[in-house]
Context: one part of a larger RNA
RNA sequence: CCAUUCAGAAGGAACUCGGCAAAAUGACUCCGUAACUUCGGAAUAAGGGGUACAACCUCUAAACCAGUAAUGGCUUUAGAGGGAUGUGACACAAAAUCGGGAGGUGGAACUGUUUACUUAAAACUUCACUCUCUGCAAUCUGAAAAAGAUAGUAUAGGGAGUAACUUCUGCCCGGUGCCAAUACGUGAAAAUCGCCAUUCCUCGUUGAAUGGGAGAUAAACUUUGGUAAACGGCGGUCUUAACCAUAAGGAUCCAAAGGUAGCGAAAUUCCUCGGCUAUUAAUUGUAGUCCCGCAUGAAUGAAGUAAUCACACCUCUACUGUCUCCUGAAUGGACCCU
Numbered sequence: 001c002c003a004u005u006c007a008g009a010a011g012g013a014a015c016u017c018g019g020c021a022a023a024a025u026g027a028c029u030c031c032g033u034a035a036c037u038u039c040g041g042a043a044u045a046a047g048g049g050g051u052a053c054a055a056c057c058u059c060u061a062a063a064c065c066a067g068u069a070a071u072g073g074c075u076u077u078a079g080a081g082g083g084a085u086g087u088g089a090c091a092c093a094a095a096a097u098c099g100g101g102a103g104g105u106g107g108a109a110c111u112g113u114u115u116a117c118u119u120a121a122a123a124c125u126u127c128a129c130u131c132u133c134u135g136c137a138a139u140c141u142g143a144a145a146a147a148g149a150u151a152g153u154a155u156a157g158g159g160a161g162u163a164a165c166u167u168c169u170g171c172c173c174g175g176u177g178c179c180a181a182u183a184c185g186u187g188a189a190a191a192u193c194g195c196c197a198u199u200c201c202u203c204g205u206u207g208a209a210u211g212g213g214a215g216a217u218a219a220a221c222u223u224u225g226g227u228a229a230a231c232g233g234c235g236g237u238c239u240u241a242a243c244c245a246u247a248a249g250g251a252u253c254c255a256a257a258g259g260u261a262g263c264g265a266a267a268u269u270c271c272u273c274g275g276c277u278a279u280u281a282a283u284u285g286u287a288g289u290c291c292c293g294c295a296u297g298a299a300u301g302a303a304g305u306a307a308u309c310a311c312a313c314c315u316c317u318a319c320u321g322u323c324u325c326c327u328g329a330a331u332g333g334a335c336c337c338u
Stems, first nucleotide, its partner, number of pairs: 001333008010324002014322001019319001027051005036041001038164001052087003056082008064073003088092001100317007107309002112124002128162007140148002165304004170234003175231002177227005185221002192214002195212006235253005262296001263293001274290006
């Protein structure tokens, strides 16, 4: 010097991206326990007291003795309990084992699952909700099957999206998709043909082959309508109130419709460290509020939400060698000498 472990004056997060690591808490028992809440929880909430040994007393069980029995006992053993007892090296859950706690915010309801060997999460799943297909010889999976779906039958099965619960889920069908209808139009080949040409056969104006032409015609497209918890979309400009400012209002252009309820510098805010308030002596942080939302917004779900979380962020308390600022000790190495 390295690894592992232990101790530390005063301070106590000043360390650091960040309390990372360490310390602290810890068992049983008695008391006590808030906001909020889906009334189940939150909760071991939080916060306090006790705990050794000996003797004594009470109870229970067994044994022993006495008694015919009920029952009794200065008896013994084991277990449990008690408080006006005593003792001390009171450090008494003596070791080991063994939750630190509280407040606020974001996210996901929850338990569960995942990148075996860098990511455990807010990702996946999920209960629940909605749309859509399918009447059973079903839709669907599969190369096929006496296969699955199913020994099921629309309260069933398949596909898609959202994701408990609560309050809700606005406007747009012009585009794309899907569904339905479909008069006209466009629309392939085969089939059809009484029309034309050529060749062959035939007694023949008949027949055959080849080529051309004609009319007719399916899906689809076009057309018409419906459909957004289908894919998706949800505006500019100018002007106006008796200070200034602002604009309920007005004008105009465009569009299928012009973003409703909510939420909002947000896991979304470029400008930006936005303005104000709180927290600090000091805060690009965090919380609350405002709303010029560069570029929020309603199952690509919106806003809330008790409980849950090895999730992310902020604050307080306890605690400490993380630090001010390092020191000492032990064990094993490295290293030095022989």

Background: This is a predicted structure of a 338-nucleotide part of an RNA (large-subunit ribosomal RNA, domain IV) from Harpochytrium sp. JEL105. It is recorded under the gene name rnl. The prediction has a mean pLDDT of 83. The organism belongs to Harpochytrium, within Eukaryota.